[in-house]
Context: one part of a larger RNA
RNA sequence: UUGGGUUUAAAGGGUGCGUAGGCGGGCGUAUAAGUCAGAGGUGAAAUCUCCUUGCUCAACAGGGAAACUGCCUUUGAUACUGUAUGUCUUGAGUUAUGUUAGCGUAGGUGGAAUGUGGCAAGUAGCGGUGAAAUGCAUAGAUAUGUCACAGAACGCCGAUCGAGAAAUCAUCCUACGGAACAUACACUGACGCUGAGGCACGAAAGCGUGGGUAUCAAACAGGAUUAGAUACCCUGGUAGUCCACGCAGUAAACGAUGAUGACUGGAUGUUUGCCGGCAUAGGUAAGCGUCUAAGCGAAAGCAUUAAGUCAUCCACCUGGGGAGUACGACGGCAACGUUGAAACUC
Repeated sequence: UUGGGUUUAAAGGGUGCGUAGGCGGGCGUAUAAGUCAGAGGUGAAAUCUCCUUGCUCAACAGGGAAACUGCCUUUGAUACUGUAUGUCUUGAGUUAUGUUAGCGUAGGUGGAAUGUGGCAAGUAGCGGUGAAAUGCAUAGAUAUGUCACAGAACGCCGAUCGAGAAAUCAUCCUACGGAACAUACACUGACGCUGAGGCACGAAAGCGUGGGUAUCAAACAGGAUUAGAUACCCUGGUAGUCCACGCAGUAAACGAUGAUGACUGGAUGUUUGCCGGCAUAGGUAAGCGUCUAAGCGAAAGCAUUAAGUCAUCCACCUGGGGAGUACGACGGCAACGUUGAAACUC
């Protein structure tokens, strides 16, 4: 390379939008580029293959045939693909009505808890642990009551739940913005799918500038434990945790399962909408779960939310280590990220 694969053995890009490209619904008409058929020309010789001849054989050499799977010209065929054009509505979208949500952004708001401060009342301990000690406390602590302030997070509801492309999203209220679904079947008429590069978003930690700092808490200090204890436990405690703006661009970014479309037996629960005799009878659509059949799978298991049966497009894998390292390049303030080998070794 031909292949074979990617839940767990190596392997699905963190997620979306989208350029080029690849692929693409039904019915006509035209064309004949791809495609198919016939004919002609060309496809040097040598080589290769087959037949045969000459050197005593063979290598070698001579003769003949075939082949050279290609290209060009021309005449036809028109199913499929392409191109042009017409048309259709089921794919896709628009519109109208309705519904849904912890979807986003901004501003405001509430109570509990925590900490601190003031006051009151009160006396000897509190705290912490396996046991202790460091620590706090007669300069009046802890516990109790009341008042005030600060920052951060939102108990119950709450769920096998809901929303979002993913990351993620929950006190309550308001404004603005976006989305999905259902019904109608009014409109457009293939406008679609995927998507190398590219662009955007992207937990936590981290970085820059300026704020904020209640709690918790890397580093650090002390007390214990221990042979030691640069730990686990305890008392403290700074960055950070929070906000604004900018950077960074990675995670077991996981369903370890790419996107889209089609098809394939049942049972049961649940969310939202519609139909329904208004009953959680039943039906239907879009989700979210569980169990099982066929089938698949090395098995575990998956099973209409497929890992089943197919199609299109993208990404990725090819023994372990060396190594996600070195070098180079690109990006970054840096930390570092992206791309990404080889020698050697088993």

Annotation:
A computed fold for a 346-nucleotide part of an RNA from an uncultured prokaryote, annotated as small-subunit ribosomal RNA, central domain. Rfam family: Bacterial small subunit ribosomal RNA. Rfam links the family to the GO terms ribosome and structural constituent of ribosome.